[in-house]
Order: sequence, then C1' cells, then structure tokens
RNA sequence: UACUGGACUAGACCGGGGAGCCAGGCCCUCCCUGUGACCCGUGCCGAAAUGCGGGGGCGACUGCCUGGCAAGGGCAACCAGGCCUUUGGCAGUCUCCAUGAAAUCGUAGAGUCUCUGUCCUUUUGGAUCGGGGGUUUGCAUGUAUAACUUCAAAGGAAGAUAUGCAUGCAAUUUACCGGGAAAACCCGCCAGGCCCGGAAGGGAACAACGGUAUCCUGGACCAUCGAUGCUGAGAGGGUGCGGGGAGGAGAGGAAGUGGAGGACGCUACCAAAACACCUGGACUGAACCAGGCGUGUCCAGUA
Repeated sequence: UACUGGACUAGACCGGGGAGCCAGGCCCUCCCUGUGACCCGUGCCGAAAUGCGGGGGCGACUGCCUGGCAAGGGCAACCAGGCCUUUGGCAGUCUCCAUGAAAUCGUAGAGUCUCUGUCCUUUUGGAUCGGGGGUUUGCAUGUAUAACUUCAAAGGAAGAUAUGCAUGCAAUUUACCGGGAAAACCCGCCAGGCCCGGAAGGGAACAACGGUAUCCUGGACCAUCGAUGCUGAGAGGGUGCGGGGAGGAGAGGAAGUGGAGGACGCUACCAAAACACCUGGACUGAACCAGGCGUGUCCAGUA
C1' cells in the first nucleotide's frame, strides 16, 4: 500500500415525482412510482426558503455530477394536427322552355270522336221484413135509465122524448174474413122452482143455451211508420277501368345537352375561423443503466 474478516460511529440513508394549496419553498391531501427501512410531537421558512425537535434503526453501505432510457403526469399558457359547428363560394337536386329521342304499345286496330257499364251524388218507384190501425150515417124492432100521457081492473096494455145497448135491413168506407175465448153488475131466450089470479093467462127471474162489449191468434186491406249487403227508372258528376261503334296510322316520351328561374331545405367540393374536446410535440419526470469525481476510525490476519 492492497485484499479479507470483525467492531465503532462524527459522513450518509430510512424515499422520490406530479397536481392541488401558497406570491413562493417545505409540510399536508390526492395520484404515480420505489425500498429491508421507521416512531412520537409540532407546523416551519425566506430564492443561501427544499420542514423543525426528540428517540430509534442501519452501518462506510454511501454521496454528488453528467448522459441515456423510461412508467407516469400535465395541458393555466405555447406549437401542430384532428374533430364539432358556423360563414362564404361553386355545382347539383327543384320548376319551366327547347332539343333529343330510348323503353313500351299499335292493322289481333294507335291518337281522336261517340255510346254505354262500373264508381259517386240526388230524385222517384217496386220488392221483402217488422210495427201500427179498425169508417160513417139512416130507418125499424126490442130493451135499460130518467121524467111523462091514457085505460074500470091483480099480473098488466097502448103512446111518446133524450141517451146507451142488442138485433135486422139499407147506404157509405180499404176498414172485412176465419178459428178460439168471453160479462155477478149487457142483450136475447128462459127448463125447474117462485109470485098474482076462480080459471085463462101473465110477471119477476137463477142455471143452461145463443149473442155482444172486449181479448187472443191467423189472413186480407191501408190516406200508415220504419228497416234493407234487394231491385227498376230519371237527372247530374267524373280520374281510372271494362264493353260497343266510327275511323284508318301512329302513340309515347326516358337518359343526355342547352337556356331561363330559384324562397327554404338537402348532397358534394373548396376556403376561412372561435370555444370545448381528442392526439402529439415542447414541458416534467419515479425507477433502472452507463460514465466521471470522491469515499471516516479502530483491531486482527495475509501478501
């Protein structure tokens, strides 16, 4: 002097970076990244700011400088590009005119003309179905109710007014027909029984029977009401379609081109621009790598 081992502690280390906070630097919060690696207390500073105090760990490991690479960060501001939106310009889309003539149709008959059907509106009929409805008047007879007249006479007889009811005959009406039912209090008729009477005869009147008011049902009728995926006729309308007739050769009009116009919108292209956003650069930068400088004390051993 170098190397190795051991020990010590005065050098170091026990993180760093970005953003926020601050006029600014630390601390602190969040985020990124790293180590084997802290605990307690407290905030401090002044571009010579890069925390302070105490304790602990480690133990000469380190540390400083330069460069490279690079996780990540960051856009307050700078540069570039992208994107979004806006503005302007040109062109087209759009309308009209001209040109151009394609597809397609056409002697199995074009354009055109005409008639008509379908379609729509309206008017007026029919058919079918359903609902609704039941004429008016006169005469005669009988009878009920009311109030009357006449007769010698019980039961009674005759006459007449009004209204209603029943029957019959006519007329009118579309307003009738068939079947069934049907009145304690409507009509007719009234066995038996009852009443008046010397008798003859008569009276009231139950049942039954026959009718009617009325009801049910079916039909006809109707100056009647309504419905309908029915149907006829007339008038009008009108795009398209179908059919008939006249007639006898065209009809049609795309693409393209040119011109005129053009409010709005849309499409495409060109140019310009702000904010925001995105990306990149500049910026920043953990860890890692390389190089340079530089590296305490003691003991022992070896050379």
Archaeal signal recognition particle RNA from a Thermoplasmata archaeon, 303 nucleotides, folded computationally.
Its mean pLDDT, the model's own confidence on a scale to 100, is 76.
The sequence was found by an Rfam model in a public genome assembly.
The model forms 97% of the base pairs in the Rfam consensus.
The organism belongs to Thermoplasmata, within Archaea.
Rfam family: Archaeal signal recognition particle RNA. For this family Rfam cites "SRPDB: Signal Recognition Particle Database" (Rosenblad et al., Nucleic Acids Res, 2003). Rfam classes the family as a non-coding RNA gene.